[in-house]
Context: one part of a larger RNA
RNA sequence: CGUAGGAAAUUUGAGGAGGGCUGACCUUAGUACGAGAGGACCGGGUUGGACGCACCGAUGGUGUUCCAGUUGUCCCGCCAGGGGCACCGCUGGGUAGCCAAGUGCGGUUGAGAUAAACGCUGAAUGCAUCUAAGCGUGAAGCUCGCUCCAAGAUAAGAUUUCCCGUCACGUCAGUGACCUGAAGACCCCUCGAAGACGACGAGGUUGAUAGGCAGGGUGUGGAAGUCCGGUAACGGAUGCAGCUAACCUGUACUAAUCGGUCGUGAGG
Numbered sequence: 001c002g003u004a005g006g007a008a009a010u011u012u013g014a015g016g017a018g019g020g021c022u023g024a025c026c027u028u029a030g031u032a033c034g035a036g037a038g039g040a041c042c043g044g045g046u047u048g049g050a051c052g053c054a055c056c057g058a059u060g061g062u063g064u065u066c067c068a069g070u071u072g073u074c075c076c077g078c079c080a081g082g083g084g085c086a087c088c089g090c091u092g093g094g095u096a097g098c099c100a101a102g103u104g105c106g107g108u109u110g111a112g113a114u115a116a117a118c119g120c121u122g123a124a125u126g127c128a129u130c131u132a133a134g135c136g137u138g139a140a141g142c143u144c145g146c147u148c149c150a151a152g153a154u155a156a157g158a159u160u161u162c163c164c165g166u167c168a169c170g171u172c173a174g175u176g177a178c179c180u181g182a183a184g185a186c187c188c189c190u191c192g193a194a195g196a197c198g199a200c201g202a203g204g205u206u207g208a209u210a211g212g213c214a215g216g217g218u219g220u221g222g223a224a225g226u227c228c229g230g231u232a233a234c235g236g237a238u239g240c241a242g243c244u245a246a247c248c249u250g251u252a253c254u255a256a257u258c259g260g261u262c263g264u265g266a267g268g
Stems, first nucleotide, its partner, number of pairs: 001152001005163007015149004021049007033038001051106005059100004066093005071086006110144003117137004164267001165178005179265001184262004188204005209255003212251005219243002225238005
C1' cells in the first nucleotide's frame, strides 16, 4: 500500500514445511519343513540404539558474590567484629534461570489409489491366455491421516461483535460550511520464563506491571553479643541460630502522573 467504510476478536485452509529409521529378546515352537544337522512364515508381547520435540519434579552441571571456611596484605585507632585487593584470591556447598549426561513423549495404527508381482472372468485365436472390454490382491514408496506455518490464497475467504452528522449544492460519486474526532490503535510509562532492534505478551491508580516491604520457601550450616569450661589454641550454651539472588503468596509504600497523536462522520 492493497484486500470497495473503519475496528476488535475468533477462524477456514489453497499452499508449504516437518515427521516416516531400525536392532535384539520372549512367545507361537524346537512346531511346519527336514533322514539329520538345522529350523521358519503368519501372529502376539517385551526391551533397546540412533534421531527429534518438550521439560526441570527427581539425578546432576552451571549459578562472577546466596551462605560458610580460609591464606597474604592494607584499612576501619587498638581488641573483637568487619571492609578492600589478590582469577569470583582460594576452598566447600548452592536458589531461580539456562542446560544434559537427566525425565517424558514421538515414528505407529488407519483409509484410498497404485508399482513390480500375483490373480478372477475372458475373447481376438471354439483350446489356451491376468487384458483386449471388465473385476480383484498388492510396497518402507504416492494421496490423505499426525505436528507446525499459512488469506499478499491480488481468486486477497468466513463468522461474531463494536463505531460513525447537520445544512447547502449535486443524478451518483462527491464538493463546501459549521460541528464532530467514534470504535479502536499508537506515542509515553511499569515490566516479561518475549526479545539483537522492531515485534510479541502482561499492565498503567476502576492498578499487583516492576521495585520495596511482610510472610513463606530454598540455600548455607550454627551469626554477633553475652555466659560457661580451658593457661591458651579452642570448645560448649543461648539457638536447627544468623544471613539468604533471580522463587511463591500477599500488601498501593515507591514508580506506571498529567497527557498527546492517529483514526472520522453510513461507505462502487
This is a predicted structure of a 268-nucleotide part of an RNA (large-subunit ribosomal RNA, domain VI) from an Acidobacteriota bacterium. It matches the Rfam family "Bacterial large subunit ribosomal RNA". Lineage of the source: Bacteria > Pseudomonadati > Acidobacteriota. The coordinates come from a structure-prediction model, not an experiment, and the mean pLDDT is 90.